[in-house]
């Protein structure tokens, strides 16, 4: 230089046949329990879905350009 994969919540990850308010664990908070902590329940927040643009009535998702990560090939 070419070419593939990954980027969703602090953190691990699901969702990618385009459609309903964007989800789980875990961690944080706040509440039960406990003599107190841990465990265990029950709740509450927290996300421009890497960035733009574009296509659609309608995009986490489909183009196109771009950052950052990891492979392969030269």
């Nucleotide at each position: 230089g070419c070419c593939c994969c990954c980027g969703u919540a602090g953190c691990u990850c699901a969702g990618u046949u385009g459609g309903a308010u964007a989800g789980a664990g875990c961690a944080a908070c706040c509440g039960c329990c406990u003599c107190c902590u841990a465990a265990g329940c029950g709740g509450u927040a927290g996300g421009u879905c890497g960035g733009a643009c574009g296509u659609u009535c309608g995009a986490a998702u489909c183009g196109u350009c771009u950052c950052g990560g990891g492979g392969g090939c030269a």

A computed fold for a 74-nucleotide RNA from a Chromatiales bacterium, annotated as transfer RNA. The coordinates come from a structure-prediction model, not an experiment, and the mean pLDDT is 81. It was read from a public genome assembly. Rfam family: tRNA. Rfam describes the family as follows. Transfer RNA (tRNA) molecules are approximately 80 nucleotides in length. Gene Ontology term of the family: triplet codon-amino acid adaptor activity. The source organism's lineage runs through Bacteria, Pseudomonadati, Pseudomonadota, Gammaproteobacteria and Chromatiales.